Predicted 3D model of a 268-nucleotide RNA (Bacterial large signal recognition particle RNA) from an Actinomycetota bacterium. NCBI's taxonomy places the organism under Bacteria, Bacillati, Actinomycetota.

């Protein structure tokens, strides 16, 4: 070098989730890639990390491994810009809007029949005593009110006695007790979310009346101004969160290219 027959491989990776982790099964990507059982409240392993059974291929285009160029899809950081969401600064010389004070003007109302202001008295306040309103109890005053165990009176009947005569006593009837109802002035005692009552006392202010001084003020409305305080509505400044874009960052399907590696047995 050839030919035959076999073993290692290889019949799909990746990435997100999940797991100490490691591959499956689920979801994306890549593209074409044997078959069947297992499996998310999971399934099978342990750093050579699916596992059970069967096929086909097979030592090179076809297997293993590095690098490079294109790219797919995913993943992390993020102080950049942009949207939303919710929160905080009123020391944020910002804009808006609210209240209040000052100022100057404008319009009005009282005002010499007396403003503001002063100073007296009384009132509103409070305390205590009365009165008078209500209302409670208690007395009073009628009135109901006891099968027997309350009183009188006791029909009938009952006992006592030879009789005259007595005795207890039941329903009835009157009366009362306890209790119960009504009245209640002219009795007594006590209450009060009551009073344009009455007397005494107290009393910072302000208000209201009256008076006395004095003799020009006093006050409402609408824009402004100054200054003070307030409202998170616009913006502004902070800081959370989520979201797209920019940027970074470390892996990695696919084509391609490039360089390297990988057996056995027999026969010629």
């Nucleotide at each position: 070098c050839c030919g035959u027959g076999c073993u290692a491989g290889g019949c799909g990776g990746g990435g997100a989730g999940c797991u100490a982790g490691c591959g499956g099964u689920u979801c994306c990507c890549u593209g074409u890639a044997c078959c069947g059982g297992c499996a998310a409240g999971c399934c099978g392993c342990u750093c050579u990390a699916g596992c059970c059974g069967g096929g086909c291929u097979g030592a090179a285009c076809u297997c293993c491994c590095g690098c490079c160029u294109u790219c797919g899809g995913g993943g992390g950081c993020c102080a950049g810009u942009c949207c939303g969401a919710a929160g905080g600064c009123a020391u944020c010389a910002g804009g808006g809007c609210c209240g209040c004070c000052u100022c100057a003007c404008c319009c009005g109302g009282c005002g010499u029949u007396g403003a503001u202001g002063a100073c007296c008295a009384g009132g509103u306040c409070c305390c205590g005593c009365g009165c008078g309103a209500c209302u409670g109890g208690c007395g009073c005053u009628c009135u109901c009110g006891a099968a027997c165990c309350g009183u009188g009176u006791c029909a009938g009947g009952u006992c006592c006695g030879g009789g005259a005569g007595g005795a207890a006593g039941c329903a009835g009837c009157a009366c009362u007790a306890a209790g119960g109802g009504a009245g209640u002035c002219a009795g007594c005692c006590g209450g009060u979310g009551c009073g344009c009552c009455g007397c005494g006392g107290g009393g910072a202010a302000g208000c209201c009346u009256g008076g006395u001084c004095g003799g020009a003020g006093c006050u409402g409305g609408a824009g402004g101004u100054u200054g003070c305080g307030g409202c998170a509505c616009c913006g502004g400044c902070c800081a959370u969160c989520g979201g797209a874009c920019a940027g970074c960052c470390a892996a990695c399907a696919a084509c391609g290219g490039u360089g390297g590696g990988u057996g056995c047995a027999c026969g010629g």
It was read from a public genome assembly, where an Rfam model found it. It matches the Rfam family "Bacterial large signal recognition particle RNA". About the family: The signal recognition particle (SRP) is a universally conserved ribonucleoprotein involved in the co-translational targeting of proteins to membranes. Its mean pLDDT, the model's own confidence on a scale to 100, is 79.